[in-house]
RNA sequence: GGGCGUGUAGCUCAGUUGGCUAGAGCGCAUUCCUGAUAAGAAUGAGGUCCUUGGUUCAAAUCCAAGCACGCCCA
Numbered sequence: 001g002g003g004c005g006u007g008u009a010g011c012u013c014a015g016u017u018g019g020c021u022a023g024a025g026c027g028c029a030u031u032c033c034u035g036a037u038a039a040g041a042a043u044g045a046g047g048u049c050c051u052u053g054g055u056u057c058a059a060a061u062c063c064a065a066g067c068a069c070g071c072c073c074a
Base pairs, nucleotide, nucleotide: 001073002072003071004070005069006068007067010026011025012024013023019057028044029043030042031041032040050066051065052064053063054062
C1' cells in the first nucleotide's frame, strides 16, 4: 500500500429481511432473608447503538467518508 472483518450498558454478547418502548447474562445499587457473610428472592440504575454526512414518512439496521482494533496479502 491492497483486501476482508469487527465497533451496541462497566464486561461478554444478541438484535442488522428498516417500523411497537433497544435487550440478555455477569457485574453494580437498594430492600428482604441471616447472629453476620455467602447463596437465594424482589426492585432499580446504567446506552448520544464508534464519528460525520446522506437516503427514507421512519435508520442500531441501508449508502458514503473517516477513526480505532483484528486477520490475510504485498

Notes: Predicted 3D model of a 74-nucleotide RNA (transfer RNA) from bacterium (Candidatus Torokbacteria) CG_4_10_14_0_2_um_filter_35_8. The sequence was found in a public genome assembly.